[in-house]
RNA sequence: GAUAGAGGCGCGGGCUUUAUCAGUAGUCGGGACGCGGCGCGGGAACGCCGCCGACAAAAGGAAAGCUCGCCGAAGCAUAGGCUCUUUUCCCGAAAAGCGUAUGCUGGGAUAACGCGGAACACGCGUUAUACUGUCGUUAUGGGGGCCUGUGCCCCGAACGGAGUGCUAUU
Repeated sequence: GAUAGAGGCGCGGGCUUUAUCAGUAGUCGGGACGCGGCGCGGGAACGCCGCCGACAAAAGGAAAGCUCGCCGAAGCAUAGGCUCUUUUCCCGAAAAGCGUAUGCUGGGAUAACGCGGAACACGCGUUAUACUGUCGUUAUGGGGGCCUGUGCCCCGAACGGAGUGCUAUU
């Protein structure tokens, strides 16, 4: 260098079902025409709403099942680009998707804070806590097994490092 593997509530994708989203958006029929409010921020327009009644969603996100690909799996930050959305136009801002470059994170859990396109769900980030896997040192050490053996194997403890790592074969 190549190949194959390990960590475990392990990671990500797709499909199906279900709950939530929500009696919300919206449509229709009435009422009102004053005042107030809304449509990401500002401006110019154009609309809509407030009260009653009837009908009545969807997407994203989530859980479960099945399935596919895997172990920097994957996620995130910064910068550039492209696409889509937010009533129309102008200026701006934000979310989502795709991809490039650089950098960070071993993994899952819990808690606090912050962000996120409904949410106390969930995701992401930071910090903390213990847990877990791996390697190194303490260590010719502690316990156990094999054994001719300062040999080999297994278990346990403390501290520390990071996946560009670790193990096996070549």
A computed fold for a 170-nucleotide RNA from uncultured Ruminococcus sp., annotated as Lysine riboswitch aptamer. NCBI's taxonomy places the organism under Bacteria, Bacillati, Bacillota, Clostridia, Ruminococcus. The model forms 100% of the base pairs in the Rfam consensus.